[in-house]
RNA sequence: UCUUAUCGAGAGAAGCUGAGGGUCCUGGCCCAAUGAAGCUUCAGCAACCAUCAACUUUGUUGAAAAGGUGCUAAUUCCAGCAAGUUUUUUAAAAACUUGGCAGAUAAGA
Numbered sequence: 001u002c003u004u005a006u007c008g009a010g011a012g013a014a015g016c017u018g019a020g021g022g023u024c025c026u027g028g029c030c031c032a033a034u035g036a037a038g039c040u041u042c043a044g045c046a047a048c049c050a051u052c053a054a055c056u057u058u059g060u061u062g063a064a065a066a067g068g069u070g071c072u073a074a075u076u077c078c079a080g081c082a083a084g085u086u087u088u089u090u091a092a093a094a095a096c097u098u099g100g101c102a103g104a105u106a107a108g109a
Stems, first nucleotide, its partner, number of pairs: 001109007012042005020031003025080004043072003048068002051063005076102001081099008
């Protein structure tokens, strides 16, 4: 970089440190010296891979949580692009729905 799947659920304390953070950009909104980000330890959540079992067997369903990852504020915090619906309306705007873009995680190439 590419492919596939998922992203409205779930789950935090302590220590060190000290000013930013919510991926980047823009606009909002929010968190933060009652301690951000980062690192360490312990704990927890989930069930992608792996494991086990059954079956209609290149798969589906279920179980379990020892292993490889991941995650533990807010829907990926919300929006950005396109289409549609509704309402108001001079233009246009707002709300909602669907899709897309971007991103995150896992597995594979």
Predicted 3D model of a 109-nucleotide RNA (SAM riboswitch aptamer (S box leader)) from uncultured Mesobacillus sp. The RNAcentral record of the sequence draws on MGnify. The source organism's lineage runs through Bacteria, Bacillati, Bacillota, Bacillaceae and Mesobacillus. It matches the Rfam family "SAM riboswitch aptamer (S box leader)". Its family is annotated with regulation of gene expression in the Gene Ontology.